[in-house]
Context: one part of a larger RNA
Formats: sequence, C1' cells, structure tokens
RNA sequence: CGUCGAGUUUUGAAGGGGAGUCGUUUUUAGUACGAGAGGACCAAAACGAGUUAACCUCUGGUGUACCAGUUGUCGCGCCAGCGGCAUCGCUGGGUAGCUAUGUUAAUACGGGAUAAACACUGAAAGCAUAUUAAGUGUGAAGCCCCCCCCAAGAUUAGAACUCAUAGAUUCCCCGAAAGAUGACGGGGUUGAUAGGCUCCAGGUGUAAGUGGGGUAACCCAUUGAGCCGAGGAGUACUAAUAAAUCAUAA
Repeated sequence: CGUCGAGUUUUGAAGGGGAGUCGUUUUUAGUACGAGAGGACCAAAACGAGUUAACCUCUGGUGUACCAGUUGUCGCGCCAGCGGCAUCGCUGGGUAGCUAUGUUAAUACGGGAUAAACACUGAAAGCAUAUUAAGUGUGAAGCCCCCCCCAAGAUUAGAACUCAUAGAUUCCCCGAAAGAUGACGGGGUUGAUAGGCUCCAGGUGUAAGUGGGGUAACCCAUUGAGCCGAGGAGUACUAAUAAAUCAUAA
C1' cells in the first nucleotide's frame, strides 16, 4: 500500500514446514519344513531403545536480596543482641522461576497411485510369449493423503459474528507468563495493573525478651515459635494524573 468501514473469531485438497526409526520377548508353534540337528513364513500381543515436543505433580539440580547453624576478626561503650569482611566466609536446608537424569505425549491405524519383481489374457510369428504389442492384476521403510505446526499478499486477497455518528493510538503511565531496543499480553480510578498491607500456601526449624533449673557449658517453658525473594486470594493505602493526537468514510 492492497484486500473499498471498524473490531473480534475463524476456514485451509491454496501453499509451505515438521514427523517418518529400530529392537527384544511371548503366542501362533517346537507347528510347516527336515533323517536328524535344527527350525520358520503369515498373523496377534506386550515391553523397550533411539529421536522429538511440552511440562514441573513426583524424583532430583540450581536457587549470590529466604531460614538456621558456625569459625576468625572489626564495629555498634560493655553484657546480651546485632551488623560488616573473609569464594554467597564456611556448613545444612530451600519458595517461585529455570531445568533433566524427572513426568506426559508422539513416532499410530488406514486409504490411493506406483518401482523392482511376479502374474492374467494374448497376437505380430496357426506354436510360444506377462508386453523392448493393445488390455488387466498383485506388489515397498520410498511417493500422494491420513497426523502435527504456520498459513487469505490464496491479488481467486475467503467465511462467520458484533458495531455502524461507532472508535483507534505507534504518545504518557502501571507493568507480565513477553522482552536487548522496538514488538507482544494485561491495565490506567466506570481500576485489582504493579507495589504496600492482611490472610493462606510453602521454606526454615522452636526467635528475641522474660521466668525456671544447673557451679558452668547448657537445658526447659512461653513456642511448631520467630523470620521469610519471586506463589495464591482479598483489600484502593501508594502509583497508573490531567490531557493530547488520529479517524468520524460507504
């Protein structure tokens, strides 16, 4: 810019991309075959390997602004309690997120046209011949569909719905599962978008202070306490102010 209004949702044998793998065991059956030794085709089922994708319930990893323990040293006047530095000082755990070695799913069934090959009918050539004749059939992990994804610039520019004096914004702001920046999703007071607060989940593991016991180290009670980053819900306390721009066409 087009698709002759705007928005939302879509169709897809237009087109493009992806996938496509292999094995073992059991049954059939110790059957067919074979003197025996040995030992099937076909068909059916189960379990795996590899690969791919998604995800984090489980098993684990990480988790440098979570919790606890602890060493040395310095500081907060001292005790107690804390803080700084020492690889995050070290050690034990660990939410969200991200992850694999974890979980789930797929690699399926089926159809069509064929290749090699094998056949039917059958002349040229009274025979023979599947055919380097006409005609016909069977027949692959391969080809085209079936399966998954993108997809109407598919200029053959599709369809449905809603609205049509309706809206939109690439600007500003809050900001996510999105992200280098643009972009993209949600929201902007007619508001739960983010922060805060409250509650919950989850983590750590019984805070400080006080009381009691013990000569003391320390123990017990208050107490599953205190603290807590990213998780869930609620709540306008804080910040999304005010405005502006474009369009208003059939």